[in-house]
RNA sequence: CGGGGUGUGGCUCAGCCUGGUAGAGCACCUGCUUGGGGUGCAGGGGGUCGUCAGUUCAAAUCUGGCCACCCCGA
Repeated sequence: CGGGGUGUGGCUCAGCCUGGUAGAGCACCUGCUUGGGGUGCAGGGGGUCGUCAGUUCAAAUCUGGCCACCCCGA
């Protein structure tokens, strides 16, 4: 320098192809349960999807630039 992949709650990921209310598990908080802890049960909070633009009535999703990490090539 060229090509490819990944980026979504604290963590691990789904959702993207086929645009239409942002989800799951774990973790966290509160209550119940317990002598206490754990387990179990019930309830709750937390994101505007790496970033900046474009297209669209509407973008995590489509298009382009940039950034970070990983892989391949030179």
This is a predicted structure of a 74-nucleotide RNA (transfer RNA) from a Deltaproteobacteria bacterium. Lineage of the source: Bacteria > Pseudomonadati > Myxococcota > Myxococcia. The coordinates come from a structure-prediction model, not an experiment, and the mean pLDDT is 84. Rfam family: tRNA. The family's RNA type in Rfam is transfer RNA. Rfam's curators write: Transfer RNA (tRNA) molecules are approximately 80 nucleotides in length.